About this RNA:
The part of an RNA shown here (small-subunit ribosomal RNA, 5' domain) has 540 nucleotides and comes from a metagenome. The full RNA is in RNAcentral, with records from SILVA.
Context: one part of a larger RNA
């Protein structure tokens, strides 16, 4: 010099992008952050109207409502405690894996039953919540059939490959599936409307391929210490054999005694890793906020279940510390999401609007939900940019400060004239982000028995903005409201005069200060940098 997630001290006028707890992974008050489907299913209200024989009845309404089920919840978001490790980056294997929802294909969905919740009854408890009887439905469960290119057995064929193995593939045998909704129609069967018939679309059940995600496993490569030198008994290896989607000491029995290590085993100590970033000519050194990937955790230690997927931040069991409630029997909770409180700190923000746009999660779809996101407050925290006026204007005005007393300077600087109108303030106008999607009408094009329904395109017409009456833009008033801070002994741009007298006190190094101090402290003048200037602290 240069860069900071920065703090501190003065000082501060605006706009754009950006960024904000680096400390205690410390405790949490409140809210909200994960829910959706009635087009799977069976129940089912109230208020309020209005009518009435005063009993009731209809309309709210198959609406709220909860339950049964289905799909999400394993994603998005947060932190980085532990981890020196196949954690992560790199480059390969997997003839050792799986993969919901998606894309293509290929076969197929037939016949049956039995219970449960919601619900009513009756109870137990302060509560949390719970027992027991009795109904009842499913795209819930269950059997049975059908079934292959599938699963698995025997027996063989067999590219490859050094081999172990073995893709592929051929014959018999055994095992194993499923579910219906909503629209529409009358061609074909029945028929009064219509259906157990057709027929669209969305769902089901097998398999086969693909994509997407993912788990293994291998070579390099990851930081410090020898004042840490011997670690190791499931340890190393074998055979069997459970177990996993899969391989394996991953577990197990049993046998062989190995296995690692000065090219650093083994212990300590410190740290999530990248892509970057910041320095620098560059080699490298230092770092790993933001923003992307990948890990790894969710009050502390353990477990599994459920599920395609987890051993699961806002699921669950079981321990343990804490805080709440108790009617003392027993129960409830987990901000390392968004905001926000306490406390620690030198120090880090609104309990904000919106789903209008991106993406998510459910739904045929309408639309719901989504503190992801998009935006708006706070903070000069940092980068950029733009204002704080321009010309003219010597009597070189007053004052202030210096003096050799003549002057010098401040100083064109300032009144003054003359203008401009960026900003500011007001008043008008005023936006892109809006693509869709939905409903209507018209064309058309597949399905189809069909001009119906649906599906797909196209037109037209109608709708959707949180930012926000923002940006932008015209208008009016008006030089009006907008400059500091550090430094001036040498390094190192920038000097005098007072005050002080080894005192006060400066100071990054050398050093200044003991009566003429350019170095302390005040003026005046000057230099630098500028809405920002210094310190401080880190790092090159």
């Nucleotide at each position: 010099g240069a860069a900071c997630a920065a703090a501190c001290g003065c000082u501060g006028g605006c706009g754009g992008c950006g960024u904000g707890c680096u400390u205690c992974a410390u405790a949490c008050a409140u809210g909200c952050a994960a829910g959706u489907c009635g087009g799977a299913c069976g129940c089912g209200a109230a208020a309020a109207u209005a009518c009435u024989u005063c009993g009731g009845u209809a309309u709210g309404a198959g609406u709220a409502g909860a339950g049964u089920g289905g799909c999400g919840c394993a994603c998005g978001g947060g932190u980085g405690a532990g981890u020196a490790a196949c954690g992560c980056g790199u480059a390969g294997g997997g003839a050792a894996c799986c993969u919901g929802c998606c894309u293509a294909g290929u076969a197929g969905a037939g016949g049956u039953g039995g219970a449960u919740a919601a619900c009513g009854c009756a109870g137990c408890g302060a509560a949390a919540g719970u027992u027991g009887u009795g109904c009842u439905a499913a795209u819930a469960c269950a059997c049975c059939a059908u079934a292959a290119g599938c699963u698995u057995u025997a027996c063989g064929a067999g590219a490859u490959g050094g081999g172990a193995a073995g893709a592929u593939u051929g014959u018999a045998g055994a095992g194993g599936g499923a579910a219906g909704a909503u629209g529409g129609c009358c061609u074909c069967u029945g028929a009064u409307u219509c259906a157990a018939g057709c027929u669209a679309u969305c769902g089901c059940u097998a398999u086969u391929a693909g994509a997407u995600g993912g788990u293994c496993c291998u070579g390099c490569g990851u930081u410090a210490g020898a004042u840490u030198a011997g670690c190791u008994a499931g340890u190393a290896g074998g055979u069997g054999u459970g177990g996993u989607a899969a391989u394996g000491g991953c577990g197990c029995a049993c046998c062989u005694a190995g296995g690692c290590a000065a090219c650093g085993a083994u212990c300590u100590a410190u740290a999530g890793c990248u892509g970057g970033u910041c320095u620098g000519a560059g080699a490298g050194g230092a770092u790993g906020a933001u923003c992307a990937g990948c890990c790894a955790c969710a009050c502390u230690g353990g477990a599994a279940c459920u599920g395609a997927g987890a051993c699961a931040c806002g699921g669950u069991c079981c321990a343990g510390a804490c805080u709440c409630c108790u009617a003392c029997g027993g129960g409830a909770g987990g901000c390392a999401g968004c905001a926000g409180u306490a406390g620690g700190g030198a120090a880090u923000u609104u309990u904000g609007c919106g789903c209008a746009a991106u993406g998510g999660g459910g739904g045929c779809a309408a639309c719901c939900c989504u503190g992801a996101c998009g935006c708006a407050g706070c903070a000069a925290c940092g980068c950029c940019g733009c204002g704080u006026g321009a010309g003219u204007g010597a009597a070189g005005a007053a004052g202030g400060u210096c003096u050799u007393c003549g002057g010098a300077u401040u100083g064109u600087a300032a009144a003054g004239c003359u203008c401009u109108g960026u900003u500011u303030a007001u008043g008008g106008g005023a936006a892109a982000g809006a693509a869709g999607g939905g409903u209507a009408u018209a064309a058309u094009c597949g399905c189809u028995a069909a001009u119906a329904u649906c599906g797909g395109u196209u037109a037209u017409a109608u709708u959707u903005g949180a930012c926000g009456g923002u940006a932008c833009u015209c208008g009016u008033a008006g030089a009006g409201g907008a400059a500091g801070c550090a430094c001036c002994g040498g390094c190192u741009a920038a000097c005098u005069c007072c005050g002080u007298g080894c005192c006060a006190g400066c100071a990054g190094c050398c050093g200044c200060g003991g009566u003429a101090a350019u170095a302390c402290g005040g003026a005046g003048g000057g230099u630098g940098c500028a809405a920002g200037c210094g310190u401080u602290g880190u790092u090159c």